[in-house]
RNA sequence: UGUACUGAGGGGCGCUGCAGCAGCAUUUUCUGUCAGGCUCAGUUCAGGAACUAAAGACUAACGGCGCCCGUUAAAA
Numbered sequence: 001u002g003u004a005c006u007g008a009g010g011g012g013c014g015c016u017g018c019a020g021c022a023g024c025a026u027u028u029u030c031u032g033u034c035a036g037g038c039u040c041a042g043u044u045c046a047g048g049a050a051c052u053a054a055a056g057a058c059u060a061a062c063g064g065c066g067c068c069c070g071u072u073a074a075a076a
């Protein structure tokens, strides 16, 4: 740095449908699903780099549109 898994980022309803996924189609599409796909922390595997380890600090920033709840003195 990348793959996968787990947890967290308060909860819900409706709408749209980009990416992804499934199926059809294989002339160039269609249909369905779809607004945690993002970030952080831990673990796993793989690759790269570096070459003393530890301690300390920080505990977040975001998440289409409309609405509701929670939280808040109120709003975000």
Base pairs, nucleotide, nucleotide: 001046002045004043005042006041007040008039009038010069011068012067013066014065015064018037020033021032022031023030036062
This is a predicted structure of a 76-nucleotide RNA (SAH (S-adenosyl-L-homocysteine) riboswitch aptamer). Its Rfam family is "SAH (S-adenosyl-L-homocysteine) riboswitch aptamer". Its family is annotated with S-adenosylhomocysteine metabolic process and regulation of gene expression in the Gene Ontology. Its mean pLDDT, the model's own confidence on a scale to 100, is 76. It was read from a public genome assembly, where an Rfam model found it.